[in-house]
RNA sequence: CAGCGUGCUCCGGGGUCGGUGAAAGUCCGAACCGGCGGUUACAGUCCGCGACCCGGUCGAUGCCAUCGACCGGUUGACCUGGUGAAAUUCCAGGACCGACGGUUAAAGUCCGGAUGGGAGGAAGCGCGC
Numbered sequence: 001c002a003g004c005g006u007g008c009u010c011c012g013g014g015g016u017c018g019g020u021g022a023a024a025g026u027c028c029g030a031a032c033c034g035g036c037g038g039u040u041a042c043a044g045u046c047c048g049c050g051a052c053c054c055g056g057u058c059g060a061u062g063c064c065a066u067c068g069a070c071c072g073g074u075u076g077a078c079c080u081g082g083u084g085a086a087a088u089u090c091c092a093g094g095a096c097c098g099a100c101g102g103u104u105a106a107a108g109u110c111c112g113g114a115u116g117g118g119a120g121g122a123a124g125c126g127c128g129c
Base pairs, nucleotide, nucleotide: 001128003127004126005125006124009121010120016030017029018028019027031109032108033098034097035049036048037047038046044096045095053073054072055071056070057069058068059067060066078094079093080092081091082090100112101111102110
């Protein structure tokens, strides 16, 4: 100090008021929220990653189902002006987006899978240069 390994630890926010109704934190009007890494400069909307969902291979175990490991697929949304060397990231203005299952009625905000999983952060130890 590149890189590799390892165990530990940390790591997601948000429904308030009014309307309709038998019933809505789900509809309507307004409200509120924004994981992780990167990027010449700070990002929900750029480039990627992750969660959810689907499939394949292998294993537990001969089959179904289930679980685990690995691999693959799918996966939302931004413009205009300003400043500047540099910004779809800042400032101003106007927009837009948000898995699955549940629910007296349709959910980014309620409940649930989830005291889960995983991206990643931090410090340590070992190997290595």